[in-house]
RNA sequence: GCUUCCUUCGUCUAGUGGUUAGGACAAGAGAUUCUCAGUCUUUAAACAUGGGUUCGACUCCCAUAGGAAGUG
Numbered sequence: 001g002c003u004u005c006c007u008u009c010g011u012c013u014a015g016u017g018g019u020u021a022g023g024a025c026a027a028g029a030g031a032u033u034c035u036c037a038g039u040c041u042u043u044a045a046a047c048a049u050g051g052g053u054u055c056g057a058c059u060c061c062c063a064u065a066g067g068a069a070g071u072g
Stems, first nucleotide, its partner, number of pairs: 001071007010025004018055001027043006048064005
């Protein structure tokens, strides 16, 4: 250089065009407890960036950025 793949809450992960973008751990609040831990309830938190297609895009297409693999 070329080809292919990946990028979603703080972390890990689900989501094959119409969802309130879900779950686990972590965090905040409350209950229980003499306290801590544990348990239960609850809250906040995310689609890498920019374009395009479409009535509608996390999802399809292109480019860019970052990462990974293969090849020369």

This is a predicted structure of a 72-nucleotide RNA (transfer RNA) from uncultured Ruminococcus sp. It matches the Rfam family "tRNA". The family's RNA type in Rfam is transfer RNA.